c-di-AMP riboswitch aptamer (ydaO/yuaA leader) from Nonomuraea solani, 145 nucleotides, folded computationally.

RNA sequence: GCGAGGAACACGCCCAAUCUCCGCAAGGAGAGCCGGGGAACCGCAGGUGGUCCAGAGCCGCCAUUGGGGUGAAUCCGAGUCAAUCGGUAGGGCUGCUCCGGCCCGAACCCGUCAGCUAACCCGGUAGGCGUCGAUGAGAGGAGCU
Repeated sequence: GCGAGGAACACGCCCAAUCUCCGCAAGGAGAGCCGGGGAACCGCAGGUGGUCCAGAGCCGCCAUUGGGGUGAAUCCGAGUCAAUCGGUAGGGCUGCUCCGGCCCGAACCCGUCAGCUAACCCGGUAGGCGUCGAUGAGAGGAGCU
């Protein structure tokens, strides 16, 4: 000098996931942000024939195994239908916008049950990652003098 790796502080990113107070700690309380349940009205009611003025009513026949939540993460095709591959709705980074560039497109939970939903009720506030690079143009703002 180069390369690889580790740690601390600081800064930055995804995310609701930050901050304040009490406490030796464990933990607790609150603010902010976020999510779920929950009326009326409205909406929904498997298909079909008959009845009836008419239907979510009644009768017959056929069909039918789930449904829902958080999240951007849904759907399509290929595949030995496995692994996996290609694409895609959608989402993120590059201070903002556009162009360009680089990425994600998962996972988990409830347990036969939940449309919307005022009052009301119940929860979450974790985890993961980066730091020597940076396309161009435009807009806007702050600080200093």
Taxonomically the source falls in Nonomuraea (Bacteria, Actinomycetes, Streptosporangiales, Streptosporangiaceae). The coordinates come from a structure-prediction model, not an experiment, and the mean pLDDT is 81.